[in-house]
Context: one part of a larger RNA
Molecule: small-subunit ribosomal RNA, central domain
Organism: uncultured bacterium
């Protein structure tokens, strides 16, 4: 001596389901592996510690003890951790009644408004910018009226409102479907809590096929700008932005805060439900109690900023991670991938 972190400093896995694992509620029994306590053999010598002697002392050398935290073996305890076995209901699920939801999949359907296509009316511009200028435009544009094509997104509602495990989900209506919350308290009887690996889902972009293509728009021309302008700023415009289908597996996949549970001032505001008083019912109100979502704010934590019952407080139980900077999230190697790439992951050397 037997770590210390991980909201910003390095460091929470993008989310989830679930094996193995690790960890577990209340009351009895038995059992005795774990644990505790007594004997008993072993733990070689030397060495080390204590002690006595010898070399005049030392270093040493020697005799005796400790010690050797150990292991095996044997008697006993039985509180606690395991095992077994019996019962509980407080966790967890089921049911039954109830509301709220952009939650998810199909299929259908609408309106405004962008473009382009025909007509009609009409004429000399439009359009765009700091100015311009490339663009359109008398082959008659822009306006503007009336038709009709196609796609993509759904104004207001709209709210530090709502749902979802994350990613994300917002027009309306049908069909299927997943989850959460209240309330009862009728059944299960701990069935649980996390979670290496495995499987699953995963935003943009991007890749195969096939299809669609208004608008926007990497890349590409032009035009401005400028010493230059391979940019910002205009005119255009292919990929792609849509669908379907099958790859990719990434992100500032952010609360840069894993997940479960238990405690531990308080105020206000908002969304979902229940009680209970008040009222002729109804809405409104007054108080309570469950679940979400914000704001402030004590004790407490924090290097500070903050957090603060939605903790970054106080505990326990489990997983991931990190360990000076740069080389490097690279190289080689292995898994995967049609590539593009990804996961996984060094060292030299240098400071």
């Nucleotide at each position: 001596c037997u770590g210390g972190g991980c909201g910003u400093a390095g460091a929470g896995g993008g989310c989830g389901u679930g094996u193995a694992g690790g960890c577990g509620g209340c009351c009895g029994a038995u059992u005795a592996a774990g644990u505790c306590u007594g004997g008993a053999g072993u733990g070689a010598a030397a060495g080390u510690c204590c002690u006595g002697c010898a070399u005049u002392c030392a270093a040493u050398g020697u005799g005796g003890g400790a010690a050797u935290u150990g292991c095996u073996u044997u008697g006993g305890a039985g509180a606690c951790u395991g095992g077994u076995u019996g019962g509980c209901u407080a966790g967890a699920g089921u049911g039954c009644g109830g509301a709220a939801g952009a939650g998810g999949u199909a299929a259908g359907u609408g309106g405004a408004a962008u473009u382009c296509c025909c007509a009609g009316u009409g004429u000399a511009g439009c359009g765009g910018u700091g100015a311009a200028a490339u663009g359109c435009g008398c082959a008659g544009a822009g306006a503007u009226u009336g038709g009709g094509a196609g796609g993509a997104a759904c104004a207001c509602c709209a709210g530090u409102g709502g749902c979802g495990a994350a990613g994300g989900c917002g027009a309306c209506u049908u069909a299927c479907u997943g989850g959460g919350c209240c309330g009862u308290a009728a059944c299960u009887g701990a069935c649980g809590c996390u979670g290496a690996g495995g499987c699953g889902c995963g935003a943009a972009a991007g890749c195969g096929u096939g299809g669609g293509g208004a608008g926007c728009g990497a890349a590409c021309a032009g035009g401005a700008u400028u010493a230059g302008a391979u940019a910002c700023c205009c005119u255009g415009g292919u990929a792609g932005u849509c669908c379907a289908u099958g790859c990719c597996g990434u992100a500032a996949a952010c609360g840069u805060u894993g997940g479960g549970c238990a405690c531990u001032a308080g105020g206000u505001g908002u969304g979902g439900g229940g009680g209970a008083c008040a009222u002729u019912c109804c809405a409104c109100g007054u108080u309570u109690u469950c679940c979400g979502c914000g704001c402030c704010g004590u004790a407490g934590c924090u290097a500070a900023c903050g957090c603060a019952u939605u903790a970054a407080g106080u505990g326990c139980c489990c997983c991931g991670c990190c360990u000076g900077g740069g080389g490097a999230g690279u190289a080689c190697g292995g898994c995967c991938g049609c590539a593009a790439g990804g996961c996984u992951a060094a060292a030299a050397c240098u400071c």